RNA sequence: AGAGCAGGCCGGAUGGCCGCUGCUUUGCUUCACUGCAAAGGGGAGGAAAGUCCGGGCUCCACAGGACAGGAUGCUGGAUAACGUCCAGUCCCGGUAACGGGCAGGAAAGUGCAACAGAAAGUAAACCGCCCCCGGAGUAAUCCGGGAGUAAGGGUGAAACGGUGAGGUAAGAGCUCACCAGUCCGGGCGGUGACGUUCGGAGCUAUGCAAACCCCAUCCGGAGCAAGACCAAAUAAGGGGAGUUUGAGGGUGGUCCGCCCAAGUCUCCGGGUAGGUCGCUUGAUCUUGAUGGCAACAUCAGGGCUAGAUGAAUGGUCAUCAUCCAGGGGCGUAUUUUUACGUUCCUGGAAACAGAACCCGGCUUAUGGCCUGCUCUAAAC
RNA sequence: GCCCCCGUAGCUCAGGUGGAUAGAGCAAGGGAUUCCUAAUCCCUGUGCCGUGUGUUCGAGUCACGCCGGGGGCACCA
Numbered sequence: 001a002g003a004g005c006a007g008g009c010c011g012g013a014u015g016g017c018c019g020c021u022g023c024u025u026u027g028c029u030u031c032a033c034u035g036c037a038a039a040g041g042g043g044a045g046g047a048a049a050g051u052c053c054g055g056g057c058u059c060c061a062c063a064g065g066a067c068a069g070g071a072u073g074c075u076g077g078a079u080a081a082c083g084u085c086c087a088g089u090c091c092c093g094g095u096a097a098c099g100g101g102c103a104g105g106a107a108a109g110u111g112c113a114a115c116a117g118a119a120a121g122u123a124a125a126c127c128g129c130c131c132c133c134g135g136a137g138u139a140a141u142c143c144g145g146g147a148g149u150a151a152g153g154g155u156g157a158a159a160c161g162g163u164g165a166g167g168u169a170a171g172a173g174c175u176c177a178c179c180a181g182u183c184c185g186g187g188c189g190g191u192g193a194c195g196u197u198c199g200g201a202g203c204u205a206u207g208c209a210a211a212c213c214c215c216a217u218c219c220g221g222a223g224c225a226a227g228a229c230c231a232a233a234u235a236a237g238g239g240g241a242g243u244u245u246g247a248g249g250g251u252g253g254u255c256c257g258c259c260c261a262a263g264u265c266u267c268c269g270g271g272u273a274g275g276u277c278g279c280u281u282g283a284u285c286u287u288g289a290u291g292g293c294a295a296c297a298u299c300a301g302g303g304c305u306a307g308a309u310g311a312a313u314g315g316u317c318a319u320c321a322u323c324c325a326g327g328g329g330c331g332u333a334u335u336u337u338u339a340c341g342u343u344c345c346u347g348g349a350a351a352c353a354g355a356a357c358c359c360g361g362c363u364u365a366u367g368g369c370c371u372g373c374u375c376u377a378a379a380c
Numbered sequence: 381g382c383c384c385c386c387g388u389a390g391c392u393c394a395g396g397u398g399g400a401u402a403g404a405g406c407a408a409g410g411g412a413u414u415c416c417u418a419a420u421c422c423c424u425g426u427g428c429c430g431u432g433u434g435u436u437c438g439a440g441u442c443a444c445g446c447c448g449g450g451g452g453c454a455c456c457a
Base pairs, nucleotide, nucleotide: 001376002375003374004373005372006371007370008369009368010367012320013319014318015317016316017315018314020043021042023040024039025038026037027036028035045352049363050362052361053360054359055358056357057223058222059221060220064256065255066254067253069219070218071217072216073215074088075087076086077085078084089103090101091100092099093098104214105213109212110211111208112207113206126153127152128149129148131146132145133144134143135142136141161179162178163177164176165175166174180204181203182201183200184199185198186197187196188195189194227277228276229275230274237268238267239266240265241264248260249259250258270456271455272454284303285302286301287300288299289298290297291296322349323348324347325346326345327344328343329342330341331340332339333338381453382452383451384450385449386448387447390406391405392404393403399437408424409423410422411421412420430446431445432444433443434442
């Protein structure tokens, strides 16, 4: 200098003017925090987003049983919980920094493997190789039939270990040596996944479970339009179903159990769509210490940081800061071209996006700044 | 705010159980017929299967993440 990998931080600052929306206080006003005015003080995010997971909270038995269904899937830990996070194991990718893994079971069972190919899953004889029988031929050899053979060819994504030797008519883990893997038993290290090592068994077992399934663990349902209260309004209307022989309801399916139970369900038609609470002090933020590799936990001090509901949080001007472009001055590199640093002037840029009960994550969108590390090339 | 569904040719839909060169109707283009047009007959093209990553020998189909579109909801009697 080039190419790349990982992590962290910020999401402009201050002031003036004009607005928007809650709160508090004061004044006037009103039947009434009813209305108006003034002053003070508060007012979006790192993702508020997608609604993909998990939890709090609320109601339904302060949530019960069985089945069905769903989710997760290496090990250990963190946590309120998780499909998240941290640390590791193994495999894969990369020269490396580093990244990725929906990583249990295919020697429980079922299913699938198109086309090609002889054969595609308790394998298979197309060519080839070898032997026997018959025929032709002087012979070499050829033709027909039978038996053996997975070493060679060819097909395929995939053909039931590899190399060598022995063995054989030709061959073959058929036998042996070495190598690779699997299973069984043991030693050592580790909490464990697993690693390493010794011995044994010719054991060689295809792939797919993001196919059904099996195993282990977890899951009751609905969601602030939950739920509670006040107010307003109408036709306590009509059709159908079914019921004290227990209908029906208790928020997705079936059965049981429990509770409520005299009225219920459904279609048509009708009415109101106003207010208060829930509503923001919370698994909260921040500083320090301690424990831990870390995620995180504990203790102590400090802080209060939107609560709107046809839905506020904005605009503009000045100065400063950041970045980019152009021009000028100064300094350094011996000089020029040029490069770097510093300073001044002019012009420009600033993204994604808007809380709606609240948290922890994931994913996606997006403007910049900083730090560490790796590889390559050149020079010293 | 919350809960669901869909995306295949210009349009409306099949295919969804992995084995494709992805079909059907209408529309479009060319030709025949006709003096010309319509109708009729013959022929033809038309798709990254919304998008990306993965699983698999192989993906329209299976898994996950995005993008776009559509639908539903309160209370009273």